[in-house]
RNA sequence: GUAGAGGUCGCGUUAUCCAUCAGUAGGCAGAGGGAUAUGACAGGCAUAGAUGAAGCUGCCGAAAGGGGAUGACGCCGAAGAUGGUUGUGCCUGUACAUUUCCAUCUGGGCGCAGCGGCGAAGAGCCCUGCGACUGUCAUCCCGGACGGAUGGAGAGCUAC
Numbered sequence: 001g002u003a004g005a006g007g008u009c010g011c012g013u014u015a016u017c018c019a020u021c022a023g024u025a026g027g028c029a030g031a032g033g034g035a036u037a038u039g040a041c042a043g044g045c046a047u048a049g050a051u052g053a054a055g056c057u058g059c060c061g062a063a064a065g066g067g068g069a070u071g072a073c074g075c076c077g078a079a080g081a082u083g084g085u086u087g088u089g090c091c092u093g094u095a096c097a098u099u100u101c102c103a104u105c106u107g108g109g110c111g112c113a114g115c116g117g118c119g120a121a122g123a124g125c126c127c128u129g130c131g132a133c134u135g136u137c138a139u140c141c142c143g144g145a146c147g148g149a150u151g152g153a154g155a156g157c158u159a160c
Stems, first nucleotide, its partner, number of pairs: 001160004007076001010075009026060005036048004040094005079106006087098003107134002110131005116126003136152006
């Protein structure tokens, strides 16, 4: 340098369907009411509003993100996270989401516990700790095999 392996929940992207989101957002109408409502929050600015705001009742009534199943595609630091940083979300600040680059950490999935953020959520994602399982290498034991113990990390391991 090239090609491979870990798993039958390996990782990610995407399409279709399903449930949820939610009887929510929004629309129309009505009674009454009388000045606020929206853009994450504050200030500003903008939009709507006495041609009647918010709230209530009735009728109609979504979508996106997240989740499950199936298929396709790309792969094996696949990917994810943390910190800083660039841009975007009306302006500034804080927060959040997303994005560019840099650095650091994590072999992999699972279960339990805890903390917090995103979230409609008892789902899911993320962080920390523990537990066994699993793949790989090293050392040792067994020494025929099957296997066992301890330890390490993917910048690793195997083949050429």
Predicted 3D model of a 160-nucleotide RNA (Lysine riboswitch aptamer) from a chicken gut metagenome. Of the family's consensus pairs, 98% are formed in the model. The coordinates come from a structure-prediction model, not an experiment, and the mean pLDDT is 82. The RNAcentral record of the sequence draws on MGnify.